[in-house]
RNA sequence: CGCUCAUCCCGAGGGGCACCAGGGACACGGCCCGACGACGCCCCGGCAACCAGCGCACGUGCGCCAGGUGCCACGUCCGUCCCGCGCCGACGUGCGACGCGGGGAAGAUGAGGA
Numbered sequence: 001c002g003c004u005c006a007u008c009c010c011g012a013g014g015g016g017c018a019c020c021a022g023g024g025a026c027a028c029g030g031c032c033c034g035a036c037g038a039c040g041c042c043c044c045g046g047c048a049a050c051c052a053g054c055g056c057a058c059g060u061g062c063g064c065c066a067g068g069u070g071c072c073a074c075g076u077c078c079g080u081c082c083c084g085c086g087c088c089g090a091c092g093u094g095c096g097a098c099g100c101g102g103g104g105a106a107g108a109u110g111a112g113g114a
Base pairs, nucleotide, nucleotide: 001113003112004111005110006109007108008107013044014043015042016041017040022033023032024031027080028079029078030077045072046071047070050068051067053064054063055062056061076106081103082102083101084100085099086098088096089095
């Protein structure tokens, strides 16, 4: 960077700093965290196993390790765009509200590419 691929299940927290006040990516709505100090930064600890390394396989995977990243509230918070199902609005069609499921978009992380 309007690029490509994979994943987004699970898992893992204590301390310190401060003329820190907002934070959860962005907009709006909702929800949550926050002066009992959130968010941020630093230290220590931990989780995981994408890449690297090693071993065994040789339809492409499995195992070991922890060097490079990453991550450690609910949680990629939910909705917004599309599809399906349920239910309600007496019935049919359409439409809408609500609930649930799937997908998309966007984003994050890694490995590449330009």